[in-house]
RNA sequence: AUGUUUGCUGGGCAAAUCUUUCGAAAGGAAGAGACGCAAAGCCGUGGGUCUAAGGAUGUAAAAGUCUAUGAUUGCCAGGUUGCAAUA
Numbered sequence: 001a002u003g004u005u006u007g008c009u010g011g012g013c014a015a016a017u018c019u020u021u022c023g024a025a026a027g028g029a030a031g032a033g034a035c036g037c038a039a040a041g042c043c044g045u046g047g048g049u050c051u052a053a054g055g056a057u058g059u060a061a062a063a064g065u066c067u068a069u070g071a072u073u074g075c076c077a078g079g080u081u082g083c084a085a086u087a
Stems, first nucleotide, its partner, number of pairs: 004087001005085003012037002017032006035074001041080003045077003048072003054067004
């Protein structure tokens, strides 16, 4: 220096929920709060899942149906960058 394992020590992140706010929604942001996580750091590249504003279809008009260009990295994979210690 690199790879694998591990998480003793010192640390890190922060689910649900609540308040405020952005958004058509899914969901995001801030604060409180901890279910958990050895990458639960980052990237929407592949797959999955969620939503359907707009568009298409439908109708007397609706309802409804289809569709990401939207979202999810704490769904999986992949890429990439890391702390400590032992072997």